[in-house]
Molecule: transfer RNA
Organism: Flammeovirgaceae bacterium 311
RNA sequence: GCCGAGAUAGCUCAGGGGUAGAGCGCGUCCUUGGUAAGGACGAGGUCGUGGGUUCAAUUCCCAUUCUUGGCUCAA
Numbered sequence: 001g002c003c004g005a006g007a008u009a010g011c012u013c014a015g016g017g018g019u020a021g022a023g024c025g026c027g028u029c030c031u032u033g034g035u036a037a038g039g040a041c042g043a044g045g046u047c048g049u050g051g052g053u054u055c056a057a058u059u060c061c062c063a064u065u066c067u068u069g070g071c072u073c074a075a
Stems, first nucleotide, its partner, number of pairs: 001071007010024004018055001026042005048064005
C1' cells in the first nucleotide's frame, strides 16, 4: 500500500429500515435470625465520528478514526 471483519449498557454480545435488547454485573424490595441462593422491580446507551438517501437510519450509501485478520510477485 491492497482486501476483509469489527466498533451497540460497566463487561461479553444480539439486533441489519418503524425509534434498542439479552446474559453477567449494579441498585431497591421480598424471602432469612443474618448471609448465600432464589424471586419481583428498576437504573444505566448522541449504536466510533462526519455527511448523504428516506416520512423515518443502529440498520442502506460515501468519507474518516480506531481494533483485528489476510496479502504484499510487479507497478